Notes
The prediction has a mean pLDDT of 81. A computed fold for a 73-nucleotide RNA from Anaerolinea sp., annotated as transfer RNA.
RNA sequence: GUCCCAUUCGUCUAGUGGCCUAGGACGUCGCCCUCUCAAGGCGAAAACACGGAUUCGAAUUCCGUAUGGGGCA
Numbered sequence: 001g002u003c004c005c006a007u008u009c010g011u012c013u014a015g016u017g018g019c020c021u022a023g024g025a026c027g028u029c030g031c032c033c034u035c036u037c038a039a040g041g042c043g044a045a046a047a048c049a050c051g052g053a054u055u056c057g058a059a060u061u062c063c064g065u066a067u068g069g070g071g072c073a
Stems, first nucleotide, its partner, number of pairs: 001072007010026004018056001028044005049065005
């Protein structure tokens, strides 16, 4: 230089154009339980890397940018 792949709550992940104001596990916080703690039960907060495009409608398709990884030179 060129090509390919990945990027979603704090972490790991689900999601194949409308059922998604994005679900789950662990973690965090609150309440219950307990003499107290742990365990257990109930609940809550928390995310689509960024900018465009396509579409009636985009986490999902396309282009670019950024970051990371890989192949070739």

The source organism's lineage runs through Bacteria, Anaerolineae, Anaerolineales, Anaerolineaceae and Anaerolinea.